[in-house]
Molecule: transfer RNA
Organism: Candidatus Kuenenbacteria bacterium RBG_16_41_7
Formats: sequence, structure tokens, C1' cells
RNA sequence: CGGGGUAUAGUAUAACGGAAGUACGCAUGCAUGGGGUGCAUGUAGCGGCGGUCCAAUUCCGCCUACCCCGA
Repeated sequence: CGGGGUAUAGUAUAACGGAAGUACGCAUGCAUGGGGUGCAUGUAGCGGCGGUCCAAUUCCGCCUACCCCGA
């Protein structure tokens, strides 16, 4: 320098273009004499800037970070 891939909650990981979920974690409550554990409720997220579209986490372009291949 060229090509490809990945980027979603504190962590891990889903989401035919049509209301962003799950598990763990964390907070509160209940059960226990207490802990562990179980149950209930809650908490918090689409890397950045544009484009297409009635509508974008999703499609397109560029940028950034990381990974792989080539030179």
C1' cells in the first nucleotide's frame, strides 16, 4: 500500500428493511436466623459522519479501531 472480516448494555452474544432481545453482572424486594441459592421487578446498548428508503442495527460510501491474507 491492496483485499477481506468484525464493531449492539459493565461482559458475552442474537436480531427476513417495520416496537433492539437473551445470558451473566448490577440494584431493589420476597423466601432463609444469616450466607449460598431460588423467584419477582428494575437497570443499561446499535463505533463516527453522510447517502438510499415512508421507515436503517440491517442496504451503500467514507472514516476510526482491531483481526486475517497478500505485497